[in-house]
């Protein structure tokens, strides 16, 4: 220096003219409903956005419990509350400054893991590796006996061990146990064919097939059931052992806690995925200012009372009176629509100082009032200036690239309050401060 990281700030400025929204005040007119004019002061944002989360406020619902649905999920703190913020723990990324984590459970169960690959989870056999040893017998390409070794399985409380019992307690004794270590015993298995070469005739070697063993090596993959070494084996393997790593149990120490450190025991060695189903714990009533409250035309309809009449019609009744319905008019009442008012902007408010706290934040003191429309106002234009951009023009310097001054053009991103706050997320132009140093240059 290119580049990178964190934090903070601004959101063009000043003036003139003409408008727009709503407020206070004064004047004029009026059909008393209202209309017009003047003056003064106010008028978008950091995100006003998305409407994702949490609240206030309002109406309705609500004993308690369960199911469903949705959300949250390390620890401590902040806050009215939160899935937000601050500090920490653990693990991840980066060379660093720093950044980001929805971070319970994968050892409850289920599902999924493309392609490739033998095999994607108590797996698998493609290549490669392997098919016991000693001593005998026989009718000797083979068959067979016996011993040892290995593996599998069964039996045995036989020794250690473990549990119980008597007891103050250990031990002994007694009773029980196959969970651990060891011993003893039984049974089974540790292949079957073929071809060739060779031989000292006992046998040895090679190739190929079927069957089986094995998971250490090769191969595939993002991922293949710990790593290194020694032993072991027919070949092998945590199969056994030592060390390392992980996981789980116990104990000790530190911390408020998440967690950290140490010792010890157990071959326990366990893939990933839960913003897949699911399990566990905790939380959650529903709707939203078009909430809600209040005043209240016209028209239609409802109720009460009174009056009217072709004293008509219908019902009750055999008929009349009476009563009820129906028709018209008047007065009053109530619900409710249009519309008006309200909710409505003084609020978990903003600024400054100081104190407590690592911080988020909180306490105290002082100061301030800062849009309130109701489909939506906050704008237009002129002049000067500022940041940043372009120019084929002119001056100066220079060989040039270019630098600088002037002039001209053009020009400031994202975006517009609608009941109000706290967050998150997304969009977006510029300035400043601090920090990093893989790389390059000096």
């Nucleotide at each position: 220096a290119a580049g990178g990281a964190a934090g903070c700030c601004c959101a063009g400025g000043c003036g003139g003219u003409c408008g727009c929204c709503g407020g206070u005040u004064c004047c004029c007119c009026u059909u008393u409903g209202g209309g017009g004019g003047g003056a003064c002061g106010g008028g978008a944002g950091g995100a006003a956005a998305g409407u994702c989360c949490g609240a206030g406020c309002u109406a309705c619902a609500c004993a308690g419990g369960g199911c469903a649905a949705g959300g949250u999920g390390c620890c401590g703190g902040g806050u009215a509350a939160c899935u937000c913020c601050c500090g920490g723990u653990c693990g991840g990324c980066g060379g660093a400054a720093g950044c980001g984590g929805a971070a319970g459970g994968a050892a409850a169960g289920u599902g999924c893991c493309a392609c490739a690959g033998a095999g994607a989870g108590a797996a698998g056999a493609c290549c490669a590796c392997c098919g016991g040893g000693g001593c005998g017998g026989g009718u000797u390409u083979c068959c067979u006996g016996u011993c040892c070794c290995g593996c599998a399985u069964c039996c045995u409380g036989c020794g250690c061990c473990c549990g119980g019992u008597c007891g103050a307690a250990c031990g002994c004794g007694c009773c029980g146990g196959u969970g651990g270590c060891g011993g003893g015993g039984g049974u089974g298995c540790g292949a079957c064919g073929g071809a060739g070469c060779u031989u000292u005739c006992g046998g040895g070697c090679u190739c190929g097939g079927u069957c089986g063993g094995c998971c250490a090596g090769g191969u595939u993959g993002a991922a293949a059931g710990g790593g290194u070494g020694c032993g072991g084996u027919a070949a092998g393997a945590g199969c056994g052992c030592a060390c390392c790593g992980g996981c789980g149990g116990g104990c000790c120490g530190g911390g408020a806690g998440a967690c950290c450190g140490g010792c010890u025991c157990g071959g326990c060695c366990a893939g990933g995925u839960a913003a897949a189903c699911c399990c566990c714990a905790c939380c959650u009533g529903u709707a939203g200012c078009a909430a809600g409250g209040u005043c209240a035309a016209a028209u239609a309809g409802g109720g009460a009372c009174g009056c009217g009449u072709a004293u008509a019609g219908g019902g009750u009744g055999g008929c009349c009176c009476g009563c009820c319905c129906c028709c018209g008019c008047g007065u009053c009442c109530g619900g409710g629509u249009a519309g008006g008012c309200u909710g409505c902007u003084u609020g978990a408010g903003c600024c400054c100082g100081u104190c407590g706290g690592u911080a988020a934040c909180g306490g105290c003191g002082g100061g301030c009032c800062u849009a309130g429309a109701g489909g939506a106002a906050u704008g237009a234009u002129c002049g000067c200036c500022c940041a940043g951009g372009g120019g084929a023009c002119g001056g100066u310097g220079g060989c040039a690239a270019c630098a600088u001054c002037g002039c001209c053009c053009g020009g400031g991103a994202c975006a517009g309050a609608a009941c109000u706050c706290g967050g998150c997320u997304u969009a977006c132009g510029g300035a400043c401060u601090u920090c990093c140093a893989a790389u390059c240059u000096c």